A computed fold for a 72-nucleotide RNA from Candidatus Doudnabacteria bacterium RIFCSPHIGHO2_01_48_18, annotated as transfer RNA. Its mean pLDDT, the model's own confidence on a scale to 100, is 83. Rfam family: tRNA. From the family's description: Transfer RNA (tRNA) molecules are approximately 80 nucleotides in length. Taxonomically the source falls in Candidatus Doudnaibacteriota (Bacteria, Bacteria candidate phyla). The sequence was found in a public genome assembly.

[in-house]
Parts: sequence; structure tokens; C1' cells
RNA sequence: GCGUGAUUAGCUCAGUGGUAGAGCACUUCUUUGACGUAGAAGGGGCCGCUGGUUCGAUCCCAGCAUCACGCA
Repeated sequence: GCGUGAUUAGCUCAGUGGUAGAGCACUUCUUUGACGUAGAAGGGGCCGCUGGUUCGAUCCCAGCAUCACGCA
């Protein structure tokens, strides 16, 4: 330099066009002598950035950024 893949909650990941979910973690409550377990409730993300397509974009397209892999 070229190609491929990835980027969504604190972490690991779903979500293939109609204003985002799960598990773990976190907070509160119940339970316990206490911790843990278990149960209930709750907070937290405008989806890496900038444009384009569309009535509508996390999703499609282009560029950029970061990471990983391959080729040279």
C1' cells in the first nucleotide's frame, strides 16, 4: 500500500429499514445475626465520526478513525 472482518450499556454480545434488547455487573428493597445465594424493582447507550439514499437508517452506500487478520 491492497483486501477482509469488527466498532451497539461498565464488560461479553444479540438486533438484516419503522424512534434499541439479553446475560453478567451496578443501585434499592425483601430474605440472613452478617456476607453470599435467591426473589422483586430500578438506573445506565440519540448504536465510533461525517456525509449520502429513503417518508423513515443501528441496519443500505461512500469517506474517515481505531482494532484484528491476510497479502505484498